[in-house]
Predicted 3D model of a 72-nucleotide RNA (transfer RNA) from a Nanobdellota archaeon. Its mean pLDDT, the model's own confidence on a scale to 100, is 82. Lineage of the source: Archaea > Nanobdellati > Nanobdellota. Its Rfam family is "tRNA". It is annotated as a transfer RNA. Rfam's curators write: Transfer RNA (tRNA) molecules are approximately 80 nucleotides in length. Gene Ontology term of the family: triplet codon-amino acid adaptor activity.

RNA sequence: GGGCCGGUGGUCUAAUGGCAUGACAUCUGCCUUGCAUGCAGAAGGCUCUGGGUUCAAGUCCCAGCCGGUCCA
Numbered sequence: 001g002g003g004c005c006g007g008u009g010g011u012c013u014a015a016u017g018g019c020a021u022g023a024c025a026u027c028u029g030c031c032u033u034g035c036a037u038g039c040a041g042a043a044g045g046c047u048c049u050g051g052g053u054u055c056a057a058g059u060c061c062c063a064g065c066c067g068g069u070c071c072a
Stems, first nucleotide, its partner, number of pairs: 001071007010024003018055001026042005048064005
């Protein structure tokens, strides 16, 4: 330098172009003498950045940035 894959809450992860899913963690309540486990609930994302297409984009297109991998 070129090819391919990926970037989504604190972490990991899902998502036919049509309300962004779940687990762990966090917080609150219940339970306990107390802790843990368990049960119920809550908060937490403007989906890496900037454009484009579309009534509508995490998803499609273009250009970047970052990471992984292969080739040279």